This is a predicted complex of two RNAs, RNase P RNA and transfer RNA, with 412 nucleotides together.
It holds a member of the Rfam family "Bacterial RNase P class A". By type it is a ribozyme.

RNA sequence: UGAGCAGACUGGAUGGUCGCGCGCGUUUUGCGUGAGGAAAGUCCGGGCUCCAUAGGGCAGGGCGCCGGGUAACACCCGGUGGAGGCGACUCCAAGGAAAGUGCAACAGAAAUAAACCGCAUCGUUUGACGGUGUAAGGGUGGAAAGGCGAGGUAAGAGCUCACCGGCGUUAUGGCGACAUAUCGCGCAAUGUAAACCCCGCUUGGUGCAAGAUUGAUAUAGGGACAUUGAAUGGCGGCCCGCCACGUCCCUUGUAAUCGCAUGAGCCGUUUGGUAACAGGCGGCCUAGAUAGAUGGCCAUCAAAACAGAACCCGGCUUAUAGGUCUGUCUCAAAAC
RNA sequence: GGGGCAUUAGCGCAGUUGGUAGCGCACAACACUGGCAGUGUUGGGGUCAGGAGUUCGAAUCUCCUAUGCUCCACCA
Numbered sequence: 001u002g003a004g005c006a007g008a009c010u011g012g013a014u015g016g017u018c019g020c021g022c023g024c025g026u027u028u029u030g031c032g033u034g035a036g037g038a039a040a041g042u043c044c045g046g047g048c049u050c051c052a053u054a055g056g057g058c059a060g061g062g063c064g065c066c067g068g069g070u071a072a073c074a075c076c077c078g079g080u081g082g083a084g085g086c087g088a089c090u091c092c093a094a095g096g097a098a099a100g101u102g103c104a105a106c107a108g109a110a111a112u113a114a115a116c117c118g119c120a121u122c123g124u125u126u127g128a129c130g131g132u133g134u135a136a137g138g139g140u141g142g143a144a145a146g147g148c149g150a151g152g153u154a155a156g157a158g159c160u161c162a163c164c165g166g167c168g169u170u171a172u173g174g175c176g177a178c179a180u181a182u183c184g185c186g187c188a189a190u191g192u193a194a195a196c197c198c199c200g201c202u203u204g205g206u207g208c209a210a211g212a213u214u215g216a217u218a219u220a221g222g223g224a225c226a227u228u229g230a231a232u233g234g235c236g237g238c239c240c241g242c243c244a245c246g247u248c249c250c251u252u253g254u255a256a257u258c259g260c261a262u263g264a265g266c267c268g269u270u271u272g273g274u275a276a277c278a279g280g281c282g283g284c285c286u287a288g289a290u291a292g293a294u295g296g297c298c299a300u301c302a303a304a305a306c307a308g309a310a311c312c313c314g315g316c317u318u319a320u321a322g323g324u325c326u327g328u329c330u331c332a333a334a335a336c
Numbered sequence: 337g338g339g340g341c342a343u344u345a346g347c348g349c350a351g352u353u354g355g356u357a358g359c360g361c362a363c364a365a366c367a368c369u370g371g372c373a374g375u376g377u378u379g380g381g382g383u384c385a386g387g388a389g390u391u392c393g394a395a396u397c398u399c400c401u402a403u404g405c406u407c408c409a410c411c412a
Stems, first nucleotide, its partner, number of pairs: 001332004005327006012301007020034005036306001040317002043315005048207001050205002055240004060203005065079005080094001081092004095198002100196002102192003116138002118134008146164002149161003165187001166185003170181004211258004220251006232244003252412002265284008337408007346361004355392001363379006385401005
């Protein structure tokens, strides 16, 4: 200098003017405050709410290397193993295929079970056929019975041996996943569980249109079932159990307040920890609508992304113009 | 705000233990006719909404995204 890797931040600014929601003070009007890193998708996990303080069982769903963090998680941190990259580094739904079942199209002789070609040998016979042995070689396929070399053999073959791989024993290290070493077994059961399934852990339903309170109106109309143990509802899988009690459906009509903004909160600092995170101390209060505010225009700066809260949080995922910063980071080339 | 479903040819739809994507209408050519209609024969047309993953192999299984459709509460 070039090309990368990892991490973090920002997300138009200033002025003028006209407006909108909320709060406060006054009734002339003024002051303060007012979207995001994803407010999004609603994919996970919780708080909170009602149903029994959420109960028992079956079915179903979810998760799946190890240790830790957390209110919890499918999230995060640190490791193990595997894959990719020269490297910094990145990625992985990563339990079990010797519990059982299913599937493996086409091709190929054969797909979980083997003789098509070939090789060797024997027989018949004269160019080929048949029998036997053989999984080295050819061919098909995603996958063909561990790989490679030597010995051995009629030809071959873990048939035997060395090395590598696999499986198992023991020892050592580690909390553990696992790693290393040693010894043994010639090696028998290919893949698929984001197929059924098995094992372990986990899971009640409902979502602020939850739910609570105060009112208004007609004491509205029609229909179904039931008349005290049946129906119905809570219950959006089923059974039991519990609770409620007239319940449910259709038509019609329809408000206000609360829930609703102090919270697993934010900022700074410090202690412990590799880290996620946890504790201490100090400071701060920061949108709250209910047809739904957060905007329009002008000027300057060159031009300016994705997108807009609706009960609230922790994550993940997806979208995102332009710009900034960090690193005893990596590689290459050149110079010294 | 919160749930549920769908997307396959121009249109309407099938497609199951994952194994070469089909049907009807429409379209094109040809035949029958003097011509049209109609019928018959033949043919074309698909990134299975898009992108990743699992698998030897994906319309099908899993995840992400896009578009469209649909349902709902309380009181009396």